Notes:
The RNA shown here (c-di-GMP-I riboswitch aptamer) has 83 nucleotides and comes from an uncultured Rubrobacteraceae bacterium. Its Rfam family is "c-di-GMP-I riboswitch aptamer". For this family Rfam cites "Identification of 22 candidate structured RNAs in bacteria using the CMfinder comparative genomics pipeline" (Weinberg et al., Nucleic Acids Res, 2007). The model forms 95% of the base pairs in the Rfam consensus. The sequence was found by an Rfam model in a public genome assembly. The prediction has a mean pLDDT of 86.
């Protein structure tokens, strides 16, 4: 050190939903609150996905310009340690 993750251990993290505050909005900050997470730590640089605004003849579509890592793929980093 890798890979792996349990009736271990020490913790951590924080859904929905509620307050308050920013934003046109998706959602974001801070508190409350815990549904869950072995990376639910970090990245949107890259590749998909979903959402929101704007422009177009309504919508499709296409353009632009956000927005979501607890939406994946992935990248980097990490406690501990049974099999």
């Nucleotide at each position: 050190c890798a890979c792996u993750g349990a009736c271990a251990a020490a913790g951590g993290c924080a859904a929905a939903c509620c307050c308050g505050c920013c934003g046109u909005g998706a959602g974001g900050c801070g508190g409350g609150g815990g549904c869950g997470c072995a990376a639910a730590g970090c990245c949107c640089a890259c590749g998909g996905c979903u959402c929101u605004c704007g422009g177009c003849a309504c919508g499709c579509a296409c353009c632009g310009a956000g927005a979501g890592g607890g939406c994946c793929g992935g990248g980097c980093u990490g406690c501990c340690a049974a099999a």